[in-house]
Predicted 3D model of RNase P RNA and transfer RNA as a complex of 437 nucleotides. Its mean pLDDT, the model's own confidence on a scale to 100, is 76. Rfam match: Bacterial RNase P class A. About the family: Ribonuclease P (RNase P) is a ubiquitous endoribonuclease, found in archaea, bacteria and eukarya as well as chloroplasts and mitochondria.

RNA sequence: AGGGCAGGCGGCCGCUGAAGGAAUACCCUUCAGAGGAAAGUCCGAGCUCCACAGGGCAGGAUGCUGGGUAACACCCAGUGGGGGUGACCUCAGGAAAGUGCCACAGAAAACAGACCGCCGGCACGAUGCCGGUAAGGGUGAAAAGGUGAGGUAAGAGCUCACCGCAUCCCGGGUGACCGGGAUGGCACGGCAAACCCCAUCUGGAGCAAGAUCAAAUAGGAGAGCGCUCCCUCUUGAGGGAAAAGGAUGGCCCGUCCGAUGCUCUCGGGUCAGAUCGCACGAGGCCGGCAGGCAACUCCGGUCCCAGAGUAAUGGUCGCCGACAUGAGCAUUUUUCAUGUACAGAACUCGGCUUAUGCCCU
RNA sequence: GGGCCGUUAGCUCAAUUGGCAGAGCAAGGGACUCUUAAUCCCUAGGUUGGAGGUUCGAUUCCUCCACGGCUCACCA
Numbered sequence: 001a002g003g004g005c006a007g008g009c010g011g012c013c014g015c016u017g018a019a020g021g022a023a024u025a026c027c028c029u030u031c032a033g034a035g036g037a038a039a040g041u042c043c044g045a046g047c048u049c050c051a052c053a054g055g056g057c058a059g060g061a062u063g064c065u066g067g068g069u070a071a072c073a074c075c076c077a078g079u080g081g082g083g084g085u086g087a088c089c090u091c092a093g094g095a096a097a098g099u100g101c102c103a104c105a106g107a108a109a110a111c112a113g114a115c116c117g118c119c120g121g122c123a124c125g126a127u128g129c130c131g132g133u134a135a136g137g138g139u140g141a142a143a144a145g146g147u148g149a150g151g152u153a154a155g156a157g158c159u160c161a162c163c164g165c166a167u168c169c170c171g172g173g174u175g176a177c178c179g180g181g182a183u184g185g186c187a188c189g190g191c192a193a194a195c196c197c198c199a200u201c202u203g204g205a206g207c208a209a210g211a212u213c214a215a216a217u218a219g220g221a222g223a224g225c226g227c228u229c230c231c232u233c234u235u236g237a238g239g240g241a242a243a244a245g246g247a248u249g250g251c252c253c254g255u256c257c258g259a260u261g262c263u264c265u266c267g268g269g270u271c272a273g274a275u276c277g278c279a280c281g282a283g284g285c286c287g288g289c290a291g292g293c294a295a296c297u298c299c300g301g302u303c304c305c306a307g308a309g310u311a312a313u314g315g316u317c318g319c320c321g322a323c324a325u326g327a328g329c330a331u332u333u334u335u336c337a338u339g340u341a342c343a344g345a346a347c348u349c350g351g352c353u354u355a356u357g358c359c360c361u
Numbered sequence: 362g363g364g365c366c367g368u369u370a371g372c373u374c375a376a377u378u379g380g381c382a383g384a385g386c387a388a389g390g391g392a393c394u395c396u397u398a399a400u401c402c403c404u405a406g407g408u409u410g411g412a413g414g415u416u417c418g419a420u421u422c423c424u425c426c427a428c429g430g431c432u433c434a435c436c437a
Stems, first nucleotide, its partner, number of pairs: 001361005007320007015033007035342001039353002042351005047206004054253004059202005064078005079092005093197002098195002100191003115137002117133007145163006164186001165184008210276004220266006228241006245257004283303006290297002322340006362436002364431005371386004380417001388404005410426005
């Protein structure tokens, strides 16, 4: 790093669910009954409601390339940098769009910069002043291409060779990128798990979602806002427009509702009803030695495989087996005793992460 | 079941463009007082819940855990 198992068989006593019998509940028979993580709730979906889930902004997520998938932050294959003797591990858009930050130390922290040093000039005894210089010292996490040679007053890509970097061209690859050549004398420090830019995706809430049925109680008080206009006629009803306000769980638009209306406060009731959602599903197993390096996909056959609403899946005995500890015999080993990791479904799947005993490669 | 918060000294809480972790109370010592209290002065006390990562540098940013809290005053 990869993979596997999660003690097995039988008896007895119990628990939950389904089907059948019987007499609806208790009784009898048969069948089924936790996991690799059921966990954390960290991602992605199915499903349901919000009118359809509409447009824009904001916000959020992801980030080398190609593929897989219902989808993903997952998986597979590859590319480049770094690490390791190695199997292998790890990192990943943009810092030449803009803004911001880089404490302390240090002369100087990003339009570079003279503290010591080196060189030249002046004053000229030590030394001081002016100028040149980024090679050397010192500071720091980081000091403005690296090494060597030439060159120079001393130096410097100032010049040259190699390496790095940038631009262009050719070839290969779906692509990340790789190989080669030419030109340039160096421009471009680090941080985006800082704001941001670019590309792609993204409405919100969650099964206590929600649907149906039944029952009970209430439809009370106060304050505020609103109670409009037009048409028709059967003259108190219908239709249309507007409207306080509300819904679209961030905002705007749009859409919808809207007068026994809307908002706030007080007061009152229900004390958790029944059924569905709810287990046939992106389902499991076997095969094709089908396609593909692989993830995965396709085809055929076969199986039905937990499920409540305080919550079942347990206890005990016998035999066999694994591991650990202890004791005795003893030195190949054998006997006896004790113990069995993490943990437990609650709408359902695909992942990730975490916890954990033993075995194999 | 789902959802949402918090963890800094003994206690209650601060700490913002990431740059020496602080305040009040409590504790210990001293001063004042005949003594104590009050008051004044001084002092100690920190793995910022744990581990890993980004960064020169993490209470702060990212990830994974642990513990605690919020139930008709988070959700019927």